Annotation: Model confidence (mean pLDDT): 84 of 100. Predicted 3D model of a 1477-nucleotide RNA (small-subunit ribosomal RNA) from a metagenome.
RNA sequence: GCUUAACACAUACAAGUCGCACGAGAUAGUCCCCUUCGGGGGAUGUGUAAAGUGGCGCACGGGUGAGAAACACGUAGAUAACCUACCCUGUUGACGGGCAAAACCCCGCGAAAGCGAGGCUAAUUCCCGAUAAGCUCUUAGAGACAUAAAGUUUUUAAGAGGAACGCGGCCCUCUGAUCUAAGGUCGCGCUGCAGGAUGGGUCUGCGGCCCAUCAGCUAGUUGGUGAGGUAAUGGCCCACCAAGGCUAUGACGGGUAGCUGGUCUGAGAGGACGACCAGCCACACUGGGACUGGAACACGGCCCAGACUCCUACGGGAGGCAGCAGUGGGGAAUAUUGGACAAUGGGGGAAACCCUGAUCCAGCGAUACCGCGUGUAGGAAGAAGGCUUUCGGGUCGUAAACUACUGUCAUAGGGGACGAAGAUUUAGGCGUGAAUAACGUUUGAGUUUGACGGUACCCUAGAAGGAAGCACCGGCUAACUCCGUGCCAGCAGCCGCGGUAAUACGGAGGAUGCAAGCGUUGUUCGGAUUUACUGGGCGUAAAGUGUGUCUAGGUGGAAUUGUAAGUCGGGUGUGAAAGCCUCAGGCUCAACCUGAGAAAUGCGUCCGAAACUGCAGUUCUUGAGUUAUGGAGAGGUGAGUGGAAUUUCUGGUGUAGCAGUGAAAUGCGUAGAUACCAGAAAGAACACCGGAAGCGAAAGCGGCUCACUGGCCAUUUACUGACACUAAAGCACGAAAGCGUGGGUAGCAAACAGGAUUAGAUACCCUGGUAGUCCACGCUGUAAACGAUGGGUACUAGAUGUCGGGGGAAUUGACCCCCUCGGUGUCGACGCUAACGCAUUAAGUACCCCGCCUGGGGAGUACGGUCGCAAGAUAAAAACUCAAAGAAAUUGACGGGGGCCCGCACAAGCGGUGGAGCAUGUGGUUCAAUUCGACUACGCGAAGAACCUUACCUGGGCUUGACAUCCGCGGAACCAGCCAGAGAUGGCAGGGUGCCUUCGGGAGCCGCGAGACAGGUGCUGCAUGGCUGUCGUCAGCUCGUGUCGUGAGAUGUUGGGUUAAGUCCCGCAACGAGCGCAACCCCUAUCCUUAGUUGCUAACAUUAAGUUGAGAACUCUAAGGAGACUGCCCCGGUCAACGGGGAGGAAGGUGGGGACGACGUCAAGUCAUCAUGGCCCUUACGUCCAGGGCUACACACUUGCUACAAUGGAAAGUACAGAGGGUUGCCAACCCGUGAGGGGGAGCUAAUCCCAGAAAACUUUCCCAAGUUCGGAUUGAAGUCUGCAACUCGACUUCAUGAAGCUGGAAUCGCUAGUAAUCGCGGAUCAGCAACGUCGCGGUGAAUACGUUCCCGGGCCUUGUACACACUGCCCGUCACACCACGAAAGUUGAGUCUUCCAGGAGCCGAUGCACUAUCCCGCAAGGGGGGUAAUCGUCCAAGGAAGAAUCGAUGAUUGGGGUGAAGUCGUAACAAGGUA
Repeated sequence: GCUUAACACAUACAAGUCGCACGAGAUAGUCCCCUUCGGGGGAUGUGUAAAGUGGCGCACGGGUGAGAAACACGUAGAUAACCUACCCUGUUGACGGGCAAAACCCCGCGAAAGCGAGGCUAAUUCCCGAUAAGCUCUUAGAGACAUAAAGUUUUUAAGAGGAACGCGGCCCUCUGAUCUAAGGUCGCGCUGCAGGAUGGGUCUGCGGCCCAUCAGCUAGUUGGUGAGGUAAUGGCCCACCAAGGCUAUGACGGGUAGCUGGUCUGAGAGGACGACCAGCCACACUGGGACUGGAACACGGCCCAGACUCCUACGGGAGGCAGCAGUGGGGAAUAUUGGACAAUGGGGGAAACCCUGAUCCAGCGAUACCGCGUGUAGGAAGAAGGCUUUCGGGUCGUAAACUACUGUCAUAGGGGACGAAGAUUUAGGCGUGAAUAACGUUUGAGUUUGACGGUACCCUAGAAGGAAGCACCGGCUAACUCCGUGCCAGCAGCCGCGGUAAUACGGAGGAUGCAAGCGUUGUUCGGAUUUACUGGGCGUAAAGUGUGUCUAGGUGGAAUUGUAAGUCGGGUGUGAAAGCCUCAGGCUCAACCUGAGAAAUGCGUCCGAAACUGCAGUUCUUGAGUUAUGGAGAGGUGAGUGGAAUUUCUGGUGUAGCAGUGAAAUGCGUAGAUACCAGAAAGAACACCGGAAGCGAAAGCGGCUCACUGGCCAUUUACUGACACUAAAGCACGAAAGCGUGGGUAGCAAACAGGAUUAGAUACCCUGGUAGUCCACGCUGUAAACGAUGGGUACUAGAUGUCGGGGGAAUUGACCCCCUCGGUGUCGACGCUAACGCAUUAAGUACCCCGCCUGGGGAGUACGGUCGCAAGAUAAAAACUCAAAGAAAUUGACGGGGGCCCGCACAAGCGGUGGAGCAUGUGGUUCAAUUCGACUACGCGAAGAACCUUACCUGGGCUUGACAUCCGCGGAACCAGCCAGAGAUGGCAGGGUGCCUUCGGGAGCCGCGAGACAGGUGCUGCAUGGCUGUCGUCAGCUCGUGUCGUGAGAUGUUGGGUUAAGUCCCGCAACGAGCGCAACCCCUAUCCUUAGUUGCUAACAUUAAGUUGAGAACUCUAAGGAGACUGCCCCGGUCAACGGGGAGGAAGGUGGGGACGACGUCAAGUCAUCAUGGCCCUUACGUCCAGGGCUACACACUUGCUACAAUGGAAAGUACAGAGGGUUGCCAACCCGUGAGGGGGAGCUAAUCCCAGAAAACUUUCCCAAGUUCGGAUUGAAGUCUGCAACUCGACUUCAUGAAGCUGGAAUCGCUAGUAAUCGCGGAUCAGCAACGUCGCGGUGAAUACGUUCCCGGGCCUUGUACACACUGCCCGUCACACCACGAAAGUUGAGUCUUCCAGGAGCCGAUGCACUAUCCCGCAAGGGGGGUAAUCGUCCAAGGAAGAAUCGAUGAUUGGGGUGAAGUCGUAACAAGGUA
C1' cells in the first nucleotide's frame, strides 16, 4: 500500500446492551406417571432462549474528498446574544391519584413484505393534582457598575412550573408488629436550583488560488420600525417605510481546489505539495424533507421524487460497502472474503459479562527506511582456461586450486519469555452503619485470564556447505580493448555516433559505480540573478506609450510644538499533540519508540521611547507661481497681397524638325511644331537670404503686410507661502497615405496605355496619363512618429564653435577681451558599457513617479470585445514546431566597393594554333582483351609495346611453387645429344667426378620430400612514409619579450618615402629575432698568374697539310685569383634611403643565365618505382608457356610536323660552329651498289681516331604565278637493315603514283634581346624503330612597349557583409506532393447556468376541522367544556415540463492561412553600391 470510476456491487461480518425497570414465557434432552399405544400430564431444563414494553446507546468510533473560493480553514478575539445527555461539587425534594397500549388471545386480507378489526395486561411508559426556591416570565420601584452602543448586576412587592411511595441487598437499633414492611440501613436510579468540567452554536479582525479576452453587480437587494422564529444575534422570515449596498485595494462572472499542523526542495527568501499521523470541515446512490433526541436534518434511521439492481402469483415489494474483507469494471498501478477481544479504548450493565472488521495481531507486495549475510586468513608453478599481443609478453589474478579457521543467516533438535493490569474465592485492617449483616476501600493467601505463538531470545549439531545482481565505460561522468556490422542494423539526457580500421551500434574480455538491489519512466524543487523582495533589465541584444495635459494613486523643501498609526525596546497570554532541532533513555545496533528542553520568525494585550515616516497645529522662503522692465523667433489662426518659373490659350516672326535615351522607339510637328517676341488665363510652390541658425509638446513651421493669439528668455522690485514632481484611466493634438461631401486642378503623378530592355520584364529607362497632391468641413489615429535614449530634481574636470539676453572693462563707436543666465553643436577626463560608444543636452552618481521586456517561429495572427463609413486600428492568445534566433566586436574570404602597385596581364609588335594532310596523346565507341593510372590532364608515368617488356585476353601446364630462410635424403656443379609437343614440359641416352678437411664431415650448387611459409602490378593515396605538382620565385609567413584589449585578437608587419623584394631609410609602444628576399654556389662576359699535350703557331726552318723541328707569345684548355661596391662627380630627395644623369670600365646599378621554392593550400598526385598498416586470394587474384591485345575506328578535342610557295623551289659550287657520343662500340681510307647498304679493315678506351658532309648563308643557273619544277599524303612495284621472328605491327631506299591544301570563322597561344623568328647538329632510351617527341648545342638574327582605362592573375591598405565547405557562398516567395495542429463554416449534438411560466410529491408551518377522541374540568348520569387527531384547504418547495438567452465543448461537406518534410518546378527579392542602395 486504488493517486484512476464519489463506477456498480454477490456473500459474511462491522451496534448493541440491561431480567438489579416491566408483563408474558417456550423447545430439545433427562426423570416420573397415565394411556384407547396415536399420545397426554408433571418435574427438571428455567424464570433460560426468541419476541415485546421501557431505559441508555445508535450524533462516538470507522470511511471518503464529490461538493464548497466560503467565516470552510488558520490565527487572534467576542458572546454584555447562547446551549450542553452522561460526569463532578454543593443544595432541595421524592406527597396524592389516574388512564392506556404492545406482547398475548382471536378474526380477516396478502404470493410476499406486511397490514387491519376486536379483546386482556405490567412498569423507571403516559396523565392530573399538591408542595417549593436563591429557578422562569410579566408589571412597578430603588441602588451600584460598565460599555463605542444595545447593557450587566444587586434588591423590594404581586401571578405560572416538578418527581419513579423506583429497583436491589442486608438487618431488626428506632416505629409498627411477631414476622414481615409501611421501619432502619447500604448501593444504584430519579427531581429542582446553583456552580464546575467537557463538548458545541453564533459573530468579528487579519491571512492563504488563477483569469480583466469576466467591468459593472444587487430587489430581501441595503437600512429602519414592528411582529414571528430559534438554545441564541441577525432580512433568518414576514408586513410597512426609506433608497440604499458592493466595486479597479478587483465587485459580479468563469475556472480550479477540501483547509491546517506539516511534507519535499532550497544557503536563505522562496517554490511545489497536503499520502501516512493529528485538528477542523463537508459528504454517505442522486435530489428534497422533516421526525426523534441534550445534540442529527442522522453512512449500516424514516418519508417522498429520480436513476439503477433484485424478488414477484404482475396486484405489489426490497436495496444502497466513500465501514472490514471480497467481486466486476476502469487503469501503468495498490493486499486476506485471516485470528483475537489477551492488551488499549468505546457502548450497555450493580456486576459477572455481552458487543466492538475501533483496535491488537497475523497474511501478501524489496513500496520505503534500517540492520545482517552470501565467508575469514594464508596461498606464485603467477596453473589451466578466456581475452589480447609489438609474439617478448600483458591481463582476469591471491582470484581459483590447495592449507588452516569461523559459524551470523538458513536447516534439524531442545528450552522458552516481557507484554497480566485485573477478576474471583478467602482471611484480616479501616470507613459507613445499631450491627460481628450488606456495601466501599485496603493488605495477605489460593485459583484463574495471551490472538500474536511451532513468536522474540537462548542452547546443541553438522556443514563453506544453500544465498549476487543491475547499470554503465565518446565528452559532461568514475571506467578500454578486440571482433562483427558498413549512414545498414541500430544508439541517443544534451552535444552527437554509424558511409570498411566505430573506446558512441551488437557481442566478447576487461574496467567502473551501486549493491538485495540496480536501471528506466513520470512528478516536484534545485541549479535558473531564466519573474530578480533578498536579486534583473529597456541607445544597438526582448523592452521608453508618437506627443502633451490632467484625475485617482505614489512621492515630496526649511523650522518648531504636540500625538503615537507605522517604527523600536521590555513584560505577559497564546501559538494543540505529533513532526523538525538539541540532550538523555529503551529495543544486541540502527530504523523506530519514550522523556525533557529548545524552537515555533505569528497574533492579541500592557508598559515605555520619540530619532525617522505619518497625523494635527504654528511659522519660513530657497521649490513653484504672480507682478514690473526689456528681448529674439519659418510658434499658431484668419484676411489681404507680390514677383520669378511651368503649362495652356491668342496674335506675330519663322521652317523642318523637336523631344527623348546607354542606344532607340512610342510621342509632337508642313492642319506650321521646337525656337523667338508680345499679350492673356489658371493653379501650385515661395529661388537668393539660408546657417551642425531659430521656434514649437510632438507631428511640424520658410515670399510680403495686417489683425488676433500661445509659449520662451534675461534683468530686477514687490507679493503668495510648498501652492510641488510624476501620472493608470480620461481628454486633446497627431506626417504621409486613405475615406466622405462640395470645390479646384498649372506642374507632378499610384492605377492604366504605349515604346524600349530582356530568355521572360505585369519592373528599373522613355512618351503619355486618372485618382491623388491644393481648399473647406468631417473621419481615420498610424510611421525607422528615431536621439531607435520617458519625465523631474541634485551632484560630478575641461576645451571650442554658434544663437538670445545681461554685466564688467575698453572705445568716438562698431569690433576685440573677461564674467554670467538660457538654448544648440563638436571634442574630451573621471565614471559607465558585452563591445560599439556615452560623457554637465550622460548611456556617470543618486532619489521619485510612469510605461515596457522575459528564447526563435507560429504572430502583432486567431477568437471574443471596443473604436471606425470602409480600409483598418486597439488590446491580445494557444496548439504545433526549432535548438537555436539575436547584439557587438575579431580574423579571414568575397564585392558588377575604393585607393596604391606589380606580371608578355592588356596595349604596341613579331610569329603561330583554330581550316588541310600526316604524326601523337586523350575522350568516346568497339572488342575475348583493346592492362592501369593522371583530368589546371591530353608528344603526361612511357629516356623508345613486333616476342620480351606486359600488368590485359584466349588456350595449355604447375602447386612449398618462378624467388627467400629452415629441416631430411640423394647427387659435384656443369656440359652437350635424340624423340614427342605450339611451347612450357615430358621421355630416353651420354660425358663429368671438382674445393676445404682434424677423414667424422663441411662450404657452394642441383634434384626429391614434408611443413612452417613464399607469392600477388589484388583493394584502400580518404589509414600512411617517401617523392612530386600547383598557387609561385608571388613577397610574404611567424615568434620572444613588452604594451593595449574582459576576450577573440591587435601592436610589431600600419604610416611617409623607396625598391625586383617585409629592399632600405625616416617616423612610431614597441624592441629584437626566425623562415623567406638578397648574398654565399655553378655557367657565361674582361684581365692576370700557373701549366703547355692530344690543343695553339707570332717569329725561324720544313710540308700537300702545325705535317715535322722549334716556340710558350696568342687562341684554347683548367686550376687559382682580380674585377662592380651607387666606389667617384653633378642634380633631385627629409643633410636619409633612394632616384636621374655623367666619368672611368670588358661589364653599371640584382651585368646575362642556372641551381635554390617560406608558413601553408588543394583529404591535389602516386599502394603500378619503392616502403608500409589493415583487408582479400592461396591446385589461385600465385607461377610457367604459346598466340593475341595495348597499334581497333563513325567521331570529338590537345600538342606537334610538313605545307600552301618566288624573302621560294630545284641544280651546281664555296664557307663558317658548338656541345656531345664511342670497345657487344664509333668505324676512316679504298672497292661494289642509283640508293638504303654491302665488302673491307686502318685508327681510337679518345683535346690524338671515328660518328662528322653542319644547315641556313654566299656565288651562278633554271623555274615565272600554275594546284605549278609548290606540296608531298596515299597507293603499286622492287629492295636494304636490325632481329629467333617485321602478317597483325618496324625503320629506311629506289622507281612510279601525286590527295588535301592557294594563309585558315568564332576564338585562342608564345615571346621584351642574342630574345622572337629561322637554320641545322648532338645525346639519352635503344637489337631495330613508329623521334615530326623530348633534353641539349651552336649559326643567322629582328620588331615593339604611348601607357595602366579595360580582360586575367597577384600583393598592400581601407570599406561593406546576413559569407566561414568562405560568392561554385548565402538565401526569398509562389506552385506541386506528403503529414500535423489550428481558424472560419450551412448546420448537427452535448454540458453546466440564467430568466419567465406551468406543475407541485413528501414535509414543516398556518387555517378549517361537521368526522374521531382514555387521562384534566363540570356533571349522579347522560352529556358538555377544554385539548388533540384524521381529513380538507393554503403558503413555501424537490424532481419534472414549456419557451427564451448567453457561456463552454464535440463534430461538420467545404474553405483559409500556418508548421514540418537529402536531392521537384519557376524565377532572383535580400546579404557587396547584391548589380534599380